Context: one part of a larger RNA
This record gives sequence, C1' cells and structure tokens, in this order.
RNA sequence: UUAGGAAUAAAGCGUCUGUAGGUGGCUUUUCAAGUCUGACUUCAAAUCCCAGGGCUCAACCCUGGACAGACGGUGGAAACUACCAAGCUAGAGUACAAUAGGGGCAGAGGGAAUUUCCAGUGGAGUGGUGAAAUGUGUAGAGAUCAGAAAGAACACCAACGGCAAAAGCACUCUGUUGGGCUGCCACUGACACUAAGAGACAAAAGCUAGGGGAGCAAAUGGGAUUAGAUACCCCAAUAGUCCUAGCCGUAAAUGAUGGAUACUAGGCACUAUGCGUAGUAACUCGUGCAGUGCUGUAGCUAACGCGUUAAGUAUCCUGCCUGGGGAGUACAUUUGCAAGAAUAAAACUC
Repeated sequence: UUAGGAAUAAAGCGUCUGUAGGUGGCUUUUCAAGUCUGACUUCAAAUCCCAGGGCUCAACCCUGGACAGACGGUGGAAACUACCAAGCUAGAGUACAAUAGGGGCAGAGGGAAUUUCCAGUGGAGUGGUGAAAUGUGUAGAGAUCAGAAAGAACACCAACGGCAAAAGCACUCUGUUGGGCUGCCACUGACACUAAGAGACAAAAGCUAGGGGAGCAAAUGGGAUUAGAUACCCCAAUAGUCCUAGCCGUAAAUGAUGGAUACUAGGCACUAUGCGUAGUAACUCGUGCAGUGCUGUAGCUAACGCGUUAAGUAUCCUGCCUGGGGAGUACAUUUGCAAGAAUAAAACUC
C1' cells in the first nucleotide's frame, strides 16, 4: 500500500467558517468525452494452456491451434456520468407574521454576606482541633450595636430545564446585536454536502504593561502529627484569582462517539410552538413540527451496551490508526517575550 478498523482494545482534529478538490435533486433536448459493442491492425520467437507427434517412459524436444488482456484508428448504441440548451420545486435560501431563551457586547442600578476603619455598651477570654499548640486579647479582644469604606460573587427561584459552533453563559434594568423554532406558501430556482492548505474562536494555569486587591490561596514561615513528614490537620501569608490592552493555544477541550442525507416497532416524560376539541381562563385531550431525557423491539456488538439524538441499514466527503517500550522524545523547521506549542523519526530492546 491493500485490507480491516476507530464509545471503552491503536485510532474523530477542541470547535466552527471556508478556498482548491471530491460528491451531488426531478423532467426534456443536444453531443458522444467517459461507458458499451462489431470487425480490423499490432502486441517477435521461446514460455504458459490445448491437440498431435519424436527420443524405450518421463523430464525434454518438434508441429499446429487458442483464450484472456492492452494500445490504436474505424463503424455503431445512447440507458447512466459529463457537456449544451430549456424547464420544475420536494434540497437550500429570501420575504412576511409571530415566538422562547443565563446566546454575545456595552452601560446603569441593587441587596445579603465577608473584611477593615471609627464611635458606644461591656470586661476575660477568644480562636482552632481527634486532642492541642502556634495565633489573637486588659495598649480592652471575642460578643453586641450606630455609621463609613472596599473588592469579589450573585442565596431562594433551579429542574432529568433553557441558550450557544465549541470553550461557555444565571441579581435587576436599558441599549445594541447573532442564531434557532413555528406559521404562511409569496419569491429565487440546485444556489447543495464535505473540506487538504488557510483563517477565526478557544476553560484553567502561565506571561507582558497599567490598575485593583475584600475573601480565598500555589510558594513560603510557624504550630501539630510522625521513626521521619519537604504531606494530610491548624495559624498566618505572597504571586494569583478581579479589570483594561495584548500574548499563549493547550485540557479526561468527553457523548472518550467527525459532518451531511435518507430509511427502519413502540411506550413514558419535559421544553418551545401550530391546528382541532372544550371552557371566561389556566389546565386537560387528540394531532403536526423542532429540541432535551428515560425505557425498549428488530438489528448491531468481543462483551458491556447502543437502539429514529444508533454504536442499526445505506450513500457522499474528510482527519486518523497499524505490537509494547524507546517517544509524542531527539534532530531540523515554523511559532512564542518566555514557559512552551506544532510538525515528527531512528538505532536499540522485548
């Protein structure tokens, strides 16, 4: 490479946009490039295969014949693919009407709690633990109470719930903005799917500069425990956590499950919405569509399990895997302020 694979054994890029490329709905026409077909030329001999013959047989040798396949020009066919031309509306999109939402960004406001400061009351402990001690307190702590300040996070509602491509998103209000779903069937008329390279976004930690710093808390110091204790427990506490502007580009970035389309039993529940029934109305019942869950048939699976949200049945496109270790390492290149990241071997060994 072929082939077989990828939830869990090696293997789906963290996610999306999108170029080249690959693939592509229904009807009719043209053409004949692909495709199919007829005859022909050529593909030396030998070999292989078949038939016959010769060495006593065989190997071997001689004679004759043929399949299959390929290239080439030539005559034809027109179903399929491509091309030409015209059309359609079931895919896709637009318009209109409505709708749910912690979707994004910016601004403004709010209360509870914590800590600190200041004043009052009060007068001996407090704090912490398995037990203690370090700590803190007569220079008045802890407790209680009036006032002030600061920063960060938003209890209940809250859910098996919602939104978002993923990361993620939750006090309230305002502005602005993206996407979805439903109805209508008005418009465009295949405009689609996937996607190498490329680009964008991307938790936490970390880095640069400037702010901010209440609580928490790597490092660090002290107290314990212990044989030791560079830990678990306790008292402190700095980076950091927060904001602004950049960088980094990684996670068990997980559903350990790439995207799209079609088909294939049901039952139960939730969210949004349309129609019908009933009602003043919420609710209820039936049904359609979109999403989120549980259970389960066929089927699949090594098993566990999956099961219309497939790991079932099929098609298209893409990244990836090929025994363990060496190793996601070395060298080299790209990238980064750095930390590092990305691409990525071999010797050797079992």
The part of an RNA shown here (small-subunit ribosomal RNA, central domain) has 350 nucleotides and comes from Trichopus zeylanicus subsp. travancoricus. NCBI's taxonomy places the organism under Eukaryota, Viridiplantae, Euphyllophyta, Liliopsida, Trichopus zeylanicus.